[in-house]
RNA sequence: GAUCCCCCGUGCGACGGCAUCACCCGAACCUCCCCAGGGCCGGAAGGCAGCAAGGAUACGGUCGCUCUGUCGGGUGCGCGGGGGAUCACU
Numbered sequence: 001g002a003u004c005c006c007c008c009g010u011g012c013g014a015c016g017g018c019a020u021c022a023c024c025c026g027a028a029c030c031u032c033c034c035c036a037g038g039g040c041c042g043g044a045a046g047g048c049a050g051c052a053a054g055g056a057u058a059c060g061g062u063c064g065c066u067c068u069g070u071c072g073g074g075u076g077c078g079c080g081g082g083g084g085a086u087c088a089c090u
Stems, first nucleotide, its partner, number of pairs: 001087013015072005021064001024061002031056003039048003
């Protein structure tokens, strides 16, 4: 100097997991909105509280990895460092 092998680090990508995010589901009451019926106050007009139902949403969950982020290695290519072996020359 060349070749081969191993280890570490690193760049980009592929693959996979997770999260974010999106859709959807989703509370008898201890969430909200609206409150039938009924209840209460009132001479009355009306008002008050408010269950069920309905709607929204929370906690939580289903699905999706398209974007974003993160993690991973018997993944692909490159770069850097370290170690070993062989050969040639000096």